[in-house]
Molecule: transfer RNA
Organism: marine eukaryotic metagenome
RNA sequence: CUCAUAGUUUAAUGGAUAGAAUGCUGGACUUCGGAUCCAGAGAUCGGGGUUCGAUUCCCUGUGAG
Numbered sequence: 001c002u003c004a005u006a007g008u009u010u011a012a013u014g015g016a017u018a019g020a021a022u023g024c025u026g027g028a029c030u031u032c033g034g035a036u037c038c039a040g041a042g043a044u045c046g047g048g049g050u051u052c053g054a055u056u057c058c059c060u061g062u063g064a065g
Base pairs, nucleotide, nucleotide: 001065002064003063004062007022008021009020010019015052024040025039026038027037028036045061046060047059048058049057
């Protein structure tokens, strides 16, 4: 100096129910499985500040490069 968001990979002009892919769970389909389709659960590193409002801006700590 850069980075930290779901198990993993990632998106997000200061205002959306924080979005998606993959994985996981359930269902449909199938003789069974796979593939395919439908549905569901799952995340902003900790603390503080600014602001009507912070994933986003500022400070500090932790961790990685």